The RNA shown here (c-di-AMP riboswitch aptamer (ydaO/yuaA leader)) has 123 nucleotides and comes from a soil metagenome. Its Rfam family is "c-di-AMP riboswitch aptamer (ydaO/yuaA leader)". Rfam links the family to the GO terms regulation of gene expression and cyclic-di-AMP binding. RNAcentral holds the sequence, with entries from MGnify.
[in-house]
RNA sequence: CGCCUAAUCCCGGUCGAUCGACCGGGAGCGGGGGAACCAACCUGUUGGGGCGAGUCCCGCGGUAAUCCGCGGGAGGCGCACGUCGCUAGCCCGUCAGCUAACCCCGUAGGCCGACGAGAGAGG
Numbered sequence: 001c002g003c004c005u006a007a008u009c010c011c012g013g014u015c016g017a018u019c020g021a022c023c024g025g026g027a028g029c030g031g032g033g034g035a036a037c038c039a040a041c042c043u044g045u046u047g048g049g050g051c052g053a054g055u056c057c058c059g060c061g062g063u064a065a066u067c068c069g070c071g072g073g074a075g076g077c078g079c080a081c082g083u084c085g086c087u088a089g090c091c092c093g094u095c096a097g098c099u100a101a102c103c104c105c106g107u108a109g110g111c112c113g114a115c116g117a118g119a120g121a122g123g
Base pairs, nucleotide, nucleotide: 002111003110004109008027009026010025011024012023013022014021015020028107029106030105031104032103033102038097047095048092049091050090051089055074056073057072058071059070060069061068062067075087076086077085078084079082
């Protein structure tokens, strides 16, 4: 410089040599809860729900089963659009359909290339 992402910008204060770090506030962006109306309100099993692209199906193997692994397919997501890559992880805690007013929360993290700087090892 650029990419994934809501994850950026501004103001004040503290620390600090600068860059910055932290605390607070605001804007922007993002998410959740929450009426009426509508929907739902039958039985069994299974509790249910949220962020996110991150779901579904088939075959084989491991397993008591969940589940895991290896393949294949469909759908979805990203970009540099390809015979490319990804299809995770986490949270609430028995509770939440939609939802105006209203209320609450987040604003992390990670990565490629090039350039510059520093340290170390080896020669």